[in-house]
Context: one part of a larger RNA
Molecule: small-subunit ribosomal RNA, 5' domain
Organism: uncultured prokaryote
RNA sequence: GAACGCUGGCGGUAUGCUUAACACAUGCAAGUCGAACGGAAACGAUGGUAGCUUGCUACCAGGCGUCAAGUGGCGGACGGGUGAGUAACGCGUAGGAAUCUGCCCAGUAGUGGGGGACAACCAGGGGAAACCCUGGCUAAUACCGCAUAAUCUCUACGGAGAAAAGGAGGCCUCUUCUUGAAAGCUUUCGCUAUUGGAUGAGCCUGCGUGAGAUUAGCUAGUUGGUAGGGUAAAGGCCUACCAAGGCGACGAUCUCUAGCUGGUCUGAGAGGACGAUCAGCCACACUGGGACUGAGACACGGCCCAGACUCCUACGGGAGGCAGCAGUGGGGAAUAUUGUACAAUGGGGGAAACCCUGAUACAGCAAUGCCGCGUGAGUGAAGAAGGCCUUAGGGUUGUAAAACUCUUUCGCUAGGGAAGAUAAUGACGGUACCUAGUAAAGAAGUCCCGGCUAACUCCGUGCCAGCAGCCGCGGUAAUACGGAGGGGACUAGCGUUGUUC
Numbered sequence: 001g002a003a004c005g006c007u008g009g010c011g012g013u014a015u016g017c018u019u020a021a022c023a024c025a026u027g028c029a030a031g032u033c034g035a036a037c038g039g040a041a042a043c044g045a046u047g048g049u050a051g052c053u054u055g056c057u058a059c060c061a062g063g064c065g066u067c068a069a070g071u072g073g074c075g076g077a078c079g080g081g082u083g084a085g086u087a088a089c090g091c092g093u094a095g096g097a098a099u100c101u102g103c104c105c106a107g108u109a110g111u112g113g114g115g116g117a118c119a120a121c122c123a124g125g126g127g128a129a130a131c132c133c134u135g136g137c138u139a140a141u142a143c144c145g146c147a148u149a150a151u152c153u154c155u156a157c158g159g160a161g162a163a164a165a166g167g168a169g170g171c172c173u174c175u176u177c178u179u180g181a182a183a184g185c186u187u188u189c190g191c192u193a194u195u196g197g198a199u200g201a202g203c204c205u206g207c208g209u210g211a212g213a214u215u216a217g218c219u220a221g222u223u224g225g226u227a228g229g230g231u232a233a234a235g236g237c238c239u240a241c242c243a244a245g246g247c248g249a250c251g252a253u254c255u256c257u258a259g260c261u262g263g264u265c266u267g268a269g270a271g272g273a274c275g276a277u278c279a280g281c282c283a284c285a286c287u288g289g290g291a292c293u294g295a296g297a298c299a300c301g302g303c304c305c306a307g308a309c310u311c312c313u314a315c316g317g318g319a320g321g322c323a324g325c326a327g328u329g330g331g332g333a334a335u336a337u338u339g340u341a342c343a344a345u346g347g348g349g350g351a352a353a354c355c356c357u358g359a360u361a362c363a364g365c366a367a368u369g370c371c372g373c374g375u376g377a378g379u380g381a382a383g384a385a386g387g388c389c390u391u392a393g394g395g396u397u398g399u400a401a402a403a404c405u406c407u408u409u410c411g412c413u414a415g416g417g418a419a420g421a422u423a424a425u426g427a428c429g430g431u432a433c434c435u436a437g438u439a440a441a442g443a444a445g446u447c448c449c450g451g452c453u454a455a456c457u458c459c460g461u462g463c464c465a466g467c468a469g470c471c472g473c474g475g476u477a478a479u480a481c482g483g484a485g486g487g488g489a490c491u492a493g494c495g496u497u498g499u500u501c
Base pairs, nucleotide, nucleotide: 002497003496004495005494006493009373010372011371012370013369014368015366016365017331022329023328024327026326027325028324031074032073033072036071037070039067040066043065044064046061047060048059049058050057051056052055081284082283083282090209091208092207093206094205095204096203099201100200104197105196106195107194108193109192110191111190112146114144115143121136122135123134124133125132126131152161153160154159166189167188168187169186170185171184210256211255212254217247218246219245222244223243224242225241226240227239228238229237259281260280261279262278263274264273265272266271286307287306288305289304290303309320310319311318312317337363339362340361341360345359346357347356348355349354376406377405378404379403386397387396388395389394410442411438412437413436414435415434416433420428445490446489447488448487449486450471451470452469456485457484458483459482460481466473467472
């Protein structure tokens, strides 16, 4: 954050599974880079060859635009969801020292010379599949030595250790004179080492942060020390040894409940209750455990193991995880579309063009809340008709209606039509808005009328049927039940129920 009953015209704006952290069909939600690399499955252009139906088909050419799969880089640790666990340095606040920090900014120095592989691919094989095995070839900004290197690291202060990668564009010279290759120069993006910064993160501490004593004792890595290990880092964090400590009525331990905060509601305040939406922090990702990679994870849409469940199977074995956005079943009083777009803002990748983005921007649904507007305005007494009441004279509904005059908000129809977008690019959207036309024309209900509490009569019923928040009404004249007329309150709402103050 409501739900239910009756009713329901429009717009703006916000909000929308509080229950089963129940199970999930289907689609989408994290990719990108050919300016790192070997390459070429597809598409296209161009050229060539062949066939011909003369503009199509087939083949060839990675030379070109591009690019499936693969190696490699960066990002998948952000963004998005949920609140199960957690009474804790988890959160809030104020401090601290023993730390790390990709991309970014500033500075210093360097970027030399080599090597061997593995995918892709080819060949062979296994399997129902998922996928796997063997042999062979190959590139790199992938991997590994060597050199050099300090103000870096270690040190017994003698010394020792330890790095890199290239890509793209331009110019010029040489040479077969137009292409290509090499050397050189230059611009730019990178790479390595290191210093400082910024940002982010880890750690420690004081204080604060629920209930129960019908929980009074708890604790052996327990408390401290020494040495070692481990970590980015202090530390029983871990291990060995030594000592016997440590916590507790200022409530330890145990049990129950609970994400915390900024805040929200209420209240004159003090307080009390709550913690939806938005923002910060934390925790979790089918359940439990584990590490790998990495600057950062013990990782929602990564890996491994175990478990429950579901699915496929050729029975040998495999696949999966919506507490992402929609959506389905279930539960429930109850909570929306399997929508549009990357136009804007932001994020990832890229030199860029651009690609991706259920973040986000919008649209759809819901009177769920709040705000605004409308459902007409003026005149109109024969106080019409009808209804109701009546003492039968009349009273009331009631200026209400009709009638006459007027207006056109909103709606509808038609025409025009933005800002949001710095040059281009607009999902929203032919939307907002403007103009014209249209005709009072399309737009009022709900609850109540004994007292509290604003609002009264008649009929029916007869302690029945029923009403009711409390007091209480009803047994033949019921202002309390049911209907009618009249009246009162609020109004696109009204009433009831629930919750809080």